[in-house]
RNA sequence: GGACCCGUAGCUCAGUUGGUUAGAGCGCUACCCUGACAUGGUAGAGGUCGUUGGUUCGACUCCAAUCGGGUCCA
Repeated sequence: GGACCCGUAGCUCAGUUGGUUAGAGCGCUACCCUGACAUGGUAGAGGUCGUUGGUUCGACUCCAAUCGGGUCCA
C1' cells in the first nucleotide's frame, strides 16, 4: 500500500432483505424476603446504534468519506 470483517447500555451480544415504542443476559440502584448475608422476587436508571455527510415520506439497517480494532496479502 491492497482486500475483507467488526464497532449497538458499564461488560458480552441479538436485532438488517428500510416501517410504527431499540432489546436480552450479566452488572448497577431502590424496595420486598432474612436476625444478617447469599439466593430469590418486583420496579427502575442507563443508548444521540463509532463520527460526519448523502439517498428516502421514513435509516441501527442503503451509499460515500472518515476514526478505532482485527485477519490475510504484498
This is a predicted structure of a 74-nucleotide RNA (transfer RNA) from Aneurinibacillus sp. XH2. Rfam family: tRNA. RNAcentral holds the sequence, with entries from Rfam.